[in-house]
RNA sequence: CUCUUAUCCAGAGAGGCGGAGGGACUGGCCCUAUGAUGCCCGGCAACCCCCUUAUUACUUCAAGUAAUUUGGGAAGGUGCUAAUUCCUGCAAAAGUGAAGACUUUUGGCAGAUAAGAG
Numbered sequence: 001c002u003c004u005u006a007u008c009c010a011g012a013g014a015g016g017c018g019g020a021g022g023g024a025c026u027g028g029c030c031c032u033a034u035g036a037u038g039c040c041c042g043g044c045a046a047c048c049c050c051c052u053u054a055u056u057a058c059u060u061c062a063a064g065u066a067a068u069u070u071g072g073g074a075a076g077g078u079g080c081u082a083a084u085u086c087c088u089g090c091a092a093a094a095g096u097g098a099a100g101a102c103u104u105u106u107g108g109c110a111g112a113u114a115a116g117a118g
Base pairs, nucleotide, nucleotide: 001118002117003116004115005114006113007112008111013041015040016039017038021031022030023029025089027087028086042081043080044079047077048076049073050072051071054068055067056066057065058064059063085110090107091106092105093104094103095102096101
């Protein structure tokens, strides 16, 4: 970097360093010297992970393995810690409107994170 699968309306500090930009991209709309991004500490969550309940399948004599699943834990690997992934970008349906258009829902695109594969 590419592919696959899962998740993305919950949660998380008036701490320290440091100094100007940041929220992926588009259009908006925001955050920011009452100091952003970043780093450290703290915190959140529980994808991997650990223990555990049940079911099924397979090999079998005991037993074991795998998938799904119940409840719990956080030592380790990541992640996250303004706003729903801040909203939106493409398509369909429904509603309103004379129309431009607007609203809602669903799907998709893009993105982020994890786990696995190349």
Notes
SAM riboswitch aptamer (S box leader) from Terrilactibacillus laevilacticus, 118 nucleotides, folded computationally. Rfam family: SAM riboswitch aptamer (S box leader). Its family is annotated with regulation of gene expression in the Gene Ontology. Its mean pLDDT, the model's own confidence on a scale to 100, is 84. Lineage of the source: Bacteria > Bacillati > Bacilli > Bacillaceae > Terrilactibacillus.